[in-house]
RNA sequence: GCCCACGUAGCUCAGGGGUAGAGCACUUCCUUGGUAAGGAAGAGGUCCCGAGUUCAAAUCUCGGCGUGGGCU
Numbered sequence: 001g002c003c004c005a006c007g008u009a010g011c012u013c014a015g016g017g018g019u020a021g022a023g024c025a026c027u028u029c030c031u032u033g034g035u036a037a038g039g040a041a042g043a044g045g046u047c048c049c050g051a052g053u054u055c056a057a058a059u060c061u062c063g064g065c066g067u068g069g070g071c072u
Stems, first nucleotide, its partner, number of pairs: 001071007010024004018055001026042005048064005
């Protein structure tokens, strides 16, 4: 230099056009003599950035940035 994959909650990851989700973690409550475990409820997101397409974009297209891998 070229090619490919990935970027979504604190962490690990789903979701690939129509109001953004799970597990773990966190907060409150229940249970206990007290903790852990268990149960109930809840909070937490400019979906990496910019532009384009569309009635509508996390999702499709282009460019950029970052991470990982491959080729030379």
Overview: The RNA shown here (transfer RNA) has 72 nucleotides and comes from a bacterium. It matches the Rfam family "tRNA". From the family's description: Transfer RNA (tRNA) molecules are approximately 80 nucleotides in length.